Description: Transfer RNA from a Candidatus Hydrogenedentota bacterium, 72 nucleotides, folded computationally. It matches the Rfam family "tRNA". Rfam classes the family as a transfer RNA. Rfam links the family to the GO term triplet codon-amino acid adaptor activity. Its mean pLDDT, the model's own confidence on a scale to 100, is 81. Taxonomically the source falls in Candidatus Hydrogenedentota (Bacteria, Pseudomonadati).
[in-house]
RNA sequence: GGGGCGGUAACUCAAUGGUAGAGUGCCGGCCUUUUAAGCCGUAGGUUGAGGGUUCGAAUCCCUCCCGCCCCA
Numbered sequence: 001g002g003g004g005c006g007g008u009a010a011c012u013c014a015a016u017g018g019u020a021g022a023g024u025g026c027c028g029g030c031c032u033u034u035u036a037a038g039c040c041g042u043a044g045g046u047u048g049a050g051g052g053u054u055c056g057a058a059u060c061c062c063u064c065c066c067g068c069c070c071c072a
Stems, first nucleotide, its partner, number of pairs: 001071007010024004018055001027041004048064005
C1' cells in the first nucleotide's frame, strides 16, 4: 500500500429500512437467622465520527477514526 471482518448499555452480544433489546452486572424489593442461590422490578444508549439517500437509517451509499486477520 491492497483486501476482509468488526465497533450498539458497565461487560458479552442481538436487532437485514418502521417505538433500540436480551443475558450478566449495578440498584431496590421478596425469600432466608445471615450470606449465597432463587424470584420480581427499576435505572442505564450521541448505535465509533461526519455527510448523503429515504416519509423514515443501528441497518443502504461515501469519507474518516479505532481494533483484529490475510496479501504485498